RNA sequence: AGUAAGGAUAGAGGUGCAAAUUCCAAGAGUACGCAUGUGAAGGAGAAUGAGAUCCUGUGAAACAUGAGGAAAGGGGUUUUUGCCGAAGCUGACGGAAGCUCAUAUUCCCGAUGCUGGUUCUGAUGCUUAAGAGGUGCAGGACUGUCAUAUAGGAGACUAUAUGGAGGGCUAUCUUAAUG
Numbered sequence: 001a002g003u004a005a006g007g008a009u010a011g012a013g014g015u016g017c018a019a020a021u022u023c024c025a026a027g028a029g030u031a032c033g034c035a036u037g038u039g040a041a042g043g044a045g046a047a048u049g050a051g052a053u054c055c056u057g058u059g060a061a062a063c064a065u066g067a068g069g070a071a072a073g074g075g076g077u078u079u080u081u082g083c084c085g086a087a088g089c090u091g092a093c094g095g096a097a098g099c100u101c102a103u104a105u106u107c108c109c110g111a112u113g114c115u116g117g118u119u120c121u122g123a124u125g126c127u128u129a130a131g132a133g134g135u136g137c138a139g140g141a142c143u144g145u146c147a148u149a150u151a152g153g154a155g156a157c158u159a160u161a162u163g164g165a166g167g168g169c170u171a172u173c174u175u176a177a178u179g
Stems, first nucleotide, its partner, number of pairs: 001178001003176002006174006014084001016083005023076002032068001034066005042055003047103005087115003094108004116143007124136004145164008
């Protein structure tokens, strides 16, 4: 000096990321119980089937009216903290929940894969109560970084174009073999 998807540490990007938190919207005039009426035999636990238990002619379910009336997950925002694969999406395997069992569902975990970051358009797919938010897809803008080309410059570097991807990029130290 180059080589190696080498190693370690420290950094950068900017409407950068996450968590907790403040307030707010939505959820929702919903769930739910109460009262009254209709109703007349069934009903209950978050779905279906079976079982056990319980409620029910002192009137089940369902519906209507009235007076009350939530919460969770998800979101925006405020502040703080921790950060720069920050993190997001996906979600194999495994685990948990309800009276029991089966299926289903929900929750937790998180292998693998994808994404450099931000942002705009599309009620286009998925998630979701949702036209919120996130993410995929299609298209656009901005931006950091490296490579290549061209132009300028004595040089440092600058500009433009194209391309790459965070397993990247910058700095320092270091390992291996080679010269």
Molecule: Lysine riboswitch aptamer
Organism: Halobacillus halophilus